[in-house]
RNA sequence: GGGCAUUUGGUUUAGGGGUAUAACACUCCACCCGCAAUGGAGAGGUCCUGGGUUCGAUUCCCAGAAUGUCCA
Numbered sequence: 001g002g003g004c005a006u007u008u009g010g011u012u013u014a015g016g017g018g019u020a021u022a023a024c025a026c027u028c029c030a031c032c033c034g035c036a037a038u039g040g041a042g043a044g045g046u047c048c049u050g051g052g053u054u055c056g057a058u059u060c061c062c063a064g065a066a067u068g069u070c071c072a
Base pairs, nucleotide, nucleotide: 001071002070003069004068005067006066007065010024011023012022018055026042027041028040029039030038048064049063050062051061052060
C1' cells in the first nucleotide's frame, strides 16, 4: 500500500426496508429469620460516523473510522 470480515443497552447476541430480539448483569416485588435459588415486574439502545437512495434506512449504495485477519 492492497484484499476480506466485523461494529447493535454494562457484557454476549438475533434481526437484514415499516423503527430492534433474547440471555446474563442491574433495580423493585413475592417467597425466606436472612442470603442464595426460583417466580413476577421494570429501567437501560443517536443499531460506529457522515452523505446519498426511499413515503420510510439498523437494513440498500458511497466515503470515512476502529478492530481482526491475509497478501505485498
A computed fold for a 72-nucleotide RNA from Aspergillus lucknowensis, annotated as transfer RNA. The sequence is in RNAcentral, with records from ENA. Rfam family: tRNA. By type it is a transfer RNA. NCBI's taxonomy places the organism under Eukaryota, Dikarya, Ascomycota, Pezizomycotina, Aspergillus subgen. Nidulantes. The prediction has a mean pLDDT of 82.